[in-house]
RNA sequence: AGUAGAGUAAAUAUUGUACGUUAAGUGUCAUGAAAUGGGAUGUUGUUCAUGAACGAAGGUGUAGCCGCGAUACAAUGUUGCAUCCACUACU
Numbered sequence: 001a002g003u004a005g006a007g008u009a010a011a012u013a014u015u016g017u018a019c020g021u022u023a024a025g026u027g028u029c030a031u032g033a034a035a036u037g038g039g040a041u042g043u044u045g046u047u048c049a050u051g052a053a054c055g056a057a058g059g060u061g062u063a064g065c066c067g068c069g070a071u072a073c074a075a076u077g078u079u080g081c082a083u084c085c086a087c088u089a090c091u
Base pairs, nucleotide, nucleotide: 001091002090003089004088005087010079011078012077013076014075015074016073017072018071019069020068021067028052029051030050031049032048033047034046038085039084040083041082042081058066059065060064
């Protein structure tokens, strides 16, 4: 110097453990903030706070089961940065 490659945030599926079912959560909208391959710029998506409107599936032998929720977390699989530099392998 050339060629090739890996890695973020996160998304999704399965399994497990919990939470709710006395409705929190999830989802929608508005405003603000934050973190986002190792670095820079940026994109996408994500998260958090506040506010607003909306809004749910319970059943049963009364035993701990069967359900339900765009519920939470964990593990595993799959997917997953545009440019430049850096990194890995080869030449």
Notes
THF (Tetrahydrofolate) riboswitch aptamer, 91 nucleotides, folded computationally. It was read from a public genome assembly, where an Rfam model found it. It matches the Rfam family "THF (Tetrahydrofolate) riboswitch aptamer". Rfam describes the family as follows. Tetrahydrofolate (THF) riboswitch was first reported for Ames et al. as an RNA motif in 5' untranslated (5'-UTR)regions of folate transport and biosynthesis genes in Firmicutes genomes. The model forms 94% of the base pairs in the Rfam consensus. The coordinates come from a structure-prediction model, not an experiment, and the mean pLDDT is 81.